Transfer RNA from a Candidatus Omnitrophota bacterium, 73 nucleotides, folded computationally. It was read from a public genome assembly. NCBI's taxonomy places the organism under Bacteria, Pseudomonadati, Candidatus Omnitrophota. Its Rfam family is "tRNA".
RNA sequence: GGGCGAAUAGCUCAGUUGGUAGAGCACUCGGCUUACAUCCGAGAGGCCACAGGUUCGAGCCCUGUUUCGCCCA
Numbered sequence: 001g002g003g004c005g006a007a008u009a010g011c012u013c014a015g016u017u018g019g020u021a022g023a024g025c026a027c028u029c030g031g032c033u034u035a036c037a038u039c040c041g042a043g044a045g046g047c048c049a050c051a052g053g054u055u056c057g058a059g060c061c062c063u064g065u066u067u068c069g070c071c072c073a
Base pairs, nucleotide, nucleotide: 001072002071003070004069005068006067007066010025011024012023013022019056027043028042029041030040031039049065050064051063052062053061
């Protein structure tokens, strides 16, 4: 220099042909317990890497940029 893939909650990851963003763990509160843990219930936490474009509508499609990983030279 070229090619491919990834970026979504604190962490690990889903998200179906474009139509109200989810799970597990962690966190907070309550229940249970003498107490802690386990277990049960509830809750908080996201402008989906950044900037544009298409569309009535974009996490999803298109373009550029950034970061990370792999391959080729």